[in-house]
Model confidence (mean pLDDT): 82 of 100.
This is a predicted structure of a 91-nucleotide RNA (c-di-GMP-I-GGC riboswitch aptamer) from Thermaerobacter marianensis.

RNA sequence: CUUGAAAAAGGCAAACCUGCUGAAAAGUAGGGACGCAAAGCUACGAGUCUAAAUCCCGGGGUUUUGGGAAAUGAUAGUCGAGCUACCAAGU
Numbered sequence: 001c002u003u004g005a006a007a008a009a010g011g012c013a014a015a016c017c018u019g020c021u022g023a024a025a026a027g028u029a030g031g032g033a034c035g036c037a038a039a040g041c042u043a044c045g046a047g048u049c050u051a052a053a054u055c056c057c058g059g060g061g062u063u064u065u066g067g068g069a070a071a072u073g074a075u076a077g078u079c080g081a082g083c084u085a086c087c088a089a090g091u
Stems, first nucleotide, its partner, number of pairs: 001090004011036002016031006034077001040083003044080003047075003054069006
C1' cells in the first nucleotide's frame, strides 16, 4: 500500500423484556443475540420515521375536536461522502 477467503487477540449488539427520558419517532441503563471487518465517529448529500409547537381546511362556538401540510426532531444497524482505528493475509 492492497485485500477481508480462512484464522484469530479482541470489539459491537437487532428483535424482544424491564426501568428512566421524550408529544412521538427515538434515546439511555440492565438482560438478551439477529447479525456486523468499521455495526467506530460526523446529520454534509439523498432516503426513511415522527409531528408537541407552527401553518391550512372543516365541525363546534371561545377553547376544545377531526383532517391535511411541514423538521427545527430522530436514524451513522438505509445508501453515498468525510475523519480515525484493531487483527490477519498478500505485496

It was read from a public genome assembly, where an Rfam model found it.